[in-house]
RNA sequence: UGGGGCGUCGUCAAGUGGUAAGACACAAGACUUUGGAUCUUGGAUCCCAGGUUCGAAUCCUGGCGCCCCAG
Numbered sequence: 001u002g003g004g005g006c007g008u009c010g011u012c013a014a015g016u017g018g019u020a021a022g023a024c025a026c027a028a029g030a031c032u033u034u035g036g037a038u039c040u041u042g043g044a045u046c047c048c049a050g051g052u053u054c055g056a057a058u059c060c061u062g063g064c065g066c067c068c069c070a071g
Base pairs, nucleotide, nucleotide: 001070002069003068004067005066006065007064010024011023012022018054026042027041028040029039030038047063048062049061050060051059
């Protein structure tokens, strides 16, 4: 310098244009003599900025970060 892939909650991770699943963790409550366990409930405008669309995590453009390949 060129090409490719990835970026979603604190962590892991689904999603393939139509209300963003789940697990662990966390918070509140119930139960318990206490702790633990168990049960119930809660929390995401999806890396950033634009564009397309009635509607974008998803498609397009640019940027940022990480990884891989070539030189």